The RNA shown here (transfer RNA) has 72 nucleotides and comes from Planctomycetes bacterium RBG_16_59_8. The source organism's lineage runs through Bacteria, Pseudomonadati and Planctomycetota. It matches the Rfam family "tRNA". On this family, see Hou, Trends Biochem Sci 1993: "The tertiary structure of tRNA and the development of the genetic code". By type it is a transfer RNA. The RNAcentral record of the sequence draws on ENA. Its mean pLDDT, the model's own confidence on a scale to 100, is 80.

Formats: sequence, C1' cells, structure tokens
RNA sequence: GGUGGCGUAGCCAAGCGGUAAGGCAGCAGUUUGCAAAACUGCUAUUCGCCGGUUCGAAUCCGGCCGCCACCU
Repeated sequence: GGUGGCGUAGCCAAGCGGUAAGGCAGCAGUUUGCAAAACUGCUAUUCGCCGGUUCGAAUCCGGCCGCCACCU
C1' cells in the first nucleotide's frame, strides 16, 4: 500500500429500514435484629465521527478514525 471483518450503556451482547432486547455491574426500595441472598424498580433524547439516500437509518451508500485478520 491492497482486501475483508468489527465499532451499540461502566463491561458482555441482541438487533439486518419503522418506539434500541437481555445479562453482569451500579443506584433506590421490599425483606432482615444487621448483613448476604432473593424479589421489585431505574439506568443508551449523540448506536465511532461527518455527509448522502429515504416519509423514516443502529440498520442501506460514500468518506474519515480506531481495532483485528490476511495479501504484497
């Protein structure tokens, strides 16, 4: 330098054009003599960034950034 893949919450991770699942962690509460455990609730108005397509984009297209693999 070229090709391909990936980037979603503090961490893991689903989603494949129409209100962004779930788990862990965290916070609050119930319970308990106090805790732990259990249970309930809350937590992404910028889905890496910029632009485009579309009535509508995490999702499709282009560019850029970062990481990984392969080729030279």